The RNA shown here (Bacterial RNase P class A) has 369 nucleotides and comes from an Aggregatilineales bacterium. The coordinates come from a structure-prediction model, not an experiment, and the mean pLDDT is 75.
RNA sequence: CGAGUCAGACGGGCGAUCGCGGCGGGCAUGUCCCGCUGAGGAAAGUCCGCGCUCCACAGGGUACGAUGCUAGCUAACGGCUAGGCGGGGCGACCCGACGGCAGAGUGCUACAGAGAGGUAGAUUGCGUCAGCCGCCGCAAGGCGGUCAGCGCGAGGGUGAAACGGUGGUGUAAGAGACCACCAGCGCGGGCAGCAAUGUCCGCGGCUGAGCAAACCCCAUCGGGAGCAAGGUCAAGCAGGCGCGUGGAGUGACCCGCUCCGCAAGUAGCGCCGGGUGUACCGCAGGAGGCGUCGGGUGACCGGCGUCCCAGAUAGAUGAUCGCCACUGCGCAAGCAGGACAGAACGCGGCUUAUAGUUUGACUCGGACG
Numbered sequence: 001c002g003a004g005u006c007a008g009a010c011g012g013g014c015g016a017u018c019g020c021g022g023c024g025g026g027c028a029u030g031u032c033c034c035g036c037u038g039a040g041g042a043a044a045g046u047c048c049g050c051g052c053u054c055c056a057c058a059g060g061g062u063a064c065g066a067u068g069c070u071a072g073c074u075a076a077c078g079g080c081u082a083g084g085c086g087g088g089g090c091g092a093c094c095c096g097a098c099g100g101c102a103g104a105g106u107g108c109u110a111c112a113g114a115g116a117g118g119u120a121g122a123u124u125g126c127g128u129c130a131g132c133c134g135c136c137g138c139a140a141g142g143c144g145g146u147c148a149g150c151g152c153g154a155g156g157g158u159g160a161a162a163c164g165g166u167g168g169u170g171u172a173a174g175a176g177a178c179c180a181c182c183a184g185c186g187c188g189g190g191c192a193g194c195a196a197u198g199u200c201c202g203c204g205g206c207u208g209a210g211c212a213a214a215c216c217c218c219a220u221c222g223g224g225a226g227c228a229a230g231g232u233c234a235a236g237c238a239g240g241c242g243c244g245u246g247g248a249g250u251g252a253c254c255c256g257c258u259c260c261g262c263a264a265g266u267a268g269c270g271c272c273g274g275g276u277g278u279a280c281c282g283c284a285g286g287a288g289g290c291g292u293c294g295g296g297u298g299a300c301c302g303g304c305g306u307c308c309c310a311g312a313u314a315g316a317u318g319a320u321c322g323c324c325a326c327u328g329c330g331c332a333a334g335c336a337g338g339a340c341a342g343a344a345c346g347c348g349g350c351u352u353a354u355a356g357u358u359u360g361a362c363u364c365g366g367a368c369g
Base pairs, nucleotide, nucleotide: 001365002364003363004362005361006360007359008358009357010356012324013323014322015321016320017319018318020038021037022036023035024034025033026032027030040340044351045350047349048348049347050346051345052226053225054224055223059255060254061253062252064222065221066220067219068218069083070082071081072080073079084098085096086095087094088093099217100216105215106214107211108210109209124155125152126151127150128149131146132145133144134143135142136141164182165181166180167179168178169177183207184206185204186203187202188201189200190199191198192197230281231280232279239272240271241270242269243268246260247259248258249257250256288307289306290305291304292303293302294301295300326337327336328335329334
C1' cells in the first nucleotide's frame, strides 16, 4: 500500500423567531405570564421470555404447543457466554433444530435404471448343462453354436445413492465364503475432562442406505386471558333471567377447587342491573442510567458514589431563517445534499431497516528500509 475478519461509537452543533405536550411557580384566574423539561438505536416487526393484573396461593391427568450436544449466566428465555463435535475458509474467523430410523412401528426416495430397501435385482454378463443342430472321429467321445433350467452377485451399464475398500486364498464360475491390512459400527477396559467428548488397548465378520424443520418415540418446559388487564367515584333502588341426584365461576376437556343454597316458589341464592363520553388510579424510582473498585476466561455478579431521565383525549415532541462543521460538483466565487424511522404499562432478548462519519484488535499478500 492492497485485500479482508471481528468488536464497537456517532447519527450534526450553536443562535434567533413562531408553535405544541407535561411539571412547578405567580396573581391580575386568563385563549395570561415566568422557569424547567420533551423519542430511538432501532421507539419498528409483535417473534420469544418475564414483571404486573384478574380468575385457586394455579393442583392432578388428557389433548395441544415449544425446545433438543455439554457446562454455566439470568427474574426467565427458543437469549447470551465458554467448551465439544461436524462443515467452510490459506488465514483472522464464520455456519450448524447438533436426541432417536444398525434395540418400537409406519411412510417417502422424482428422473434414469433389469432392480430403490426385500437377507433386493439377471438387461448385458460369468459358469454349468438335459435336449437339438453343425464339424471331426470306425467307435467311445471331443469341439462349436442355440435354447429351457440351475448356480452367481465378480465385470459392463443407470443413478445422488446398487448393501464396505485393496490384495490374496478358494471355486465350475463367484461371493466376508475365508485370510491380511485399512475404513466404519458395536461391546469391554485404561487415561484426561464436572460433562459433552477425546485418546489408547482388546474383542466381534457386525458391514444393517438416506430422510424425523415426515408421522412417531424419548426427555424437558408451558394453567388461561391480557393495561381496551384490573380498579376508584359506587352505597344502592326499580326491574329482568336462572335454579332440584342444585346453581354460578375456573375462557380446549375431565377431575378437582372456590362461593352460595339445604326443600321454602309472594321465600332463598346466583348472575345482570346499562351504552357512549368524561375525571382519577394502574402510569414511570426501575431486573434503572453513568462512574469507579473488586471477583470471574466469559456471559455476568457484588460494593461504593452519583443522577432522576418523555408520557397522552390511542392526539405534544414541530417549522422557518442565519452561522459553523461534514459530503459531492467546481480553478474559484458558489451551488446542491443530509439515512432508516417515531414512544402508548414496563423490562430482557431476537429479527429486520439504516445516507454518511469514525475507533480498536487481528489475518493474508506485495514493496521498501

The gene name in the source record is rnpB.
Taxonomically the source falls in Aggregatilineales (Bacteria, Bacillati, Chloroflexota, Anaerolineae).